Context: one part of a larger RNA
Molecule: small-subunit ribosomal RNA, 3' major domain
Organism: bacterium
RNA sequence: UGACGGGGGCCCGCACAAGCGGUGGAGCAUGUGGUUUAAUACGACGCAACGCGUGGAACCUUACCCAGGCUUGACAUGUAACUGCAAGUCCUGUGAAAGCAGGAUUCCUUCGAGGGUGUUACACAGGUGUUGCAUGGCUGUCGUCAGCUCGUGUCGUGAGAUGUUGGGUUAAGUCCCGCAACGAGCGCAACCCUUAUUCUUAGUUGCUAAUCCGAAAGGGUGCACUCUAGGAAGACUGCCCGUGUUAAACGGGAGGAAGGUGAGGAUGACGUCAAGUCAGUACGGCCCUUACGCCUGGGGCUACACACGUGCUACAAUGGCCGGUACAGAGGGUUGCCAAAUCGCGAGAUGGAGCCAAUCCCAAAAAGCCGGUCUCAGUUCAGAUUGAAGUCUGCAAUUCGAUUUCAUGAAGCUGGAAUCGCUAGUAAUGGCGCAUCAGCCACGGCGCCGUGAAUACGUUCCCGGGCCUUGUACA
Repeated sequence: UGACGGGGGCCCGCACAAGCGGUGGAGCAUGUGGUUUAAUACGACGCAACGCGUGGAACCUUACCCAGGCUUGACAUGUAACUGCAAGUCCUGUGAAAGCAGGAUUCCUUCGAGGGUGUUACACAGGUGUUGCAUGGCUGUCGUCAGCUCGUGUCGUGAGAUGUUGGGUUAAGUCCCGCAACGAGCGCAACCCUUAUUCUUAGUUGCUAAUCCGAAAGGGUGCACUCUAGGAAGACUGCCCGUGUUAAACGGGAGGAAGGUGAGGAUGACGUCAAGUCAGUACGGCCCUUACGCCUGGGGCUACACACGUGCUACAAUGGCCGGUACAGAGGGUUGCCAAAUCGCGAGAUGGAGCCAAUCCCAAAAAGCCGGUCUCAGUUCAGAUUGAAGUCUGCAAUUCGAUUUCAUGAAGCUGGAAUCGCUAGUAAUGGCGCAUCAGCCACGGCGCCGUGAAUACGUUCCCGGGCCUUGUACA
C1' cells in the first nucleotide's frame, strides 16, 4: 500500500421489511447429471453451467457408431507427361447408395491454341484432431457500481502519501465550502434513439366534420380532425416561499401536456476471475496423411430403475360449456401472403380475385360484455395415456414430425424443509406477431398491444456493494 475481521462509523440496492404472484407436491415439455448403449457427438459446472452454444437433430445438418467404398483426394494453386476427350445431358446394367461398367448425343478455332475435363506422377490439399494455461478477436461477471489514474509541486531515508481526506449535498469523485496543493485524463452527466404536448409543412394507398349521392361501404367534394414523417417550440430548479453557511442543495407551491435525471433504451472506466470460446472465423506449437482426411447407406444425438434446473397445463364457480356481440398494436408476404365462393363434422381440399403492399392478404384478436346451462362432485374440473379412422409437409414420418375427428379418460382437491420474481402502465393476467424454418416436437427466445393491482413503517437483521477509520502472526 492492499486484502481480510462473527471491529467501528456513514450510505446505497426488490438486500431485508411491507405486499402480490410463483417454484419446491402432480402430469407433460425442455436442458443437465447418472445409467444404458455399437454410438447415445462436443463444449458450458456457485452467483456468472443446466428452454445455454442450438435463432428449428426424420435424411441433410452431424462432428458419434456400424457397414460399403476413395487415396493429389469433396475443395485451392502450380508443374510435367499421356497429350486422351469437350464439359455436360439422356439412357441401360449392377449396387442399399456412393460408385463401377456400357451406349447415345454434343464445343470453339486466327489450326499455335483457349478455357474445361479425364488418367498418371509430384509439390500439396484436408483434419469439428490437441493445447482458451501459447494467442488475436469477441463475450460473461463484479456493475451502469462510482470509482480508476496522471503531470507538476510539497511531505517522507524509503515503500509511499498528498491531490481523491474533512464539513455539507447528490442517482453520481454531482456540486459547494474548507484545505500544500494546483491542474488534467478515463469514467458520471450531457450530446444519440423511442415516447409524452403543441405549432408548422405536406394530403395518398391515410382521414371523414360539413356538403351531394347511397341500403351500407368514404363513392364525389374536402384536408378541418385522426394519422403518417420532415422542420420547430417546450423543462432550465427558469419563477415564488421556506430551510440552509449569504453556498451547493433540499422541502413546498405556481404555471404547465410533462418537474426536478419526465419515462424507456442504447451507452459498461482502470481492472478482477490464467472466467468462457482453438467446434463461428483467424492464428503459434504439437499430432494424423491408403487416415484422426473424403464420399455414401443405415443407425444414433429422441435410450430410461433414477436425481436436479427451467417452463407449460391444472387442481375449478372471480369457474367449465353453449350462443350472441365489441375494441388493439407491432410485424411478415413473390420458391411468398393467399380473399370471395364451393366441398368436408374437422384438420384440410378445390378455386383463383388482389398484392413486390399506409392500397391486397396473413387476420379470428383473446380476456371483456349480454343471455342460457352446470350446483361443489375427482364432477359438464383437469387433460396425461391408449385405440381407431384421417389431414398436411417432405424422396421418405418405423426408429423419430405436426395436426383433426371419435372413443379412452390417469395423476392432481393449492403443494414439507426451503426458495424466486416484482415498486406502475410495473406485478399479475389475456391474446397477437416475428426470427430460425419444407414441416416441426415452440410450452423456448425476441417483440407488441388489451385488462390492470397491492405495498414500502423503516434500515435492527440476511445478501451484495461504496467511502472513512481501526486491528492483523496475511500478500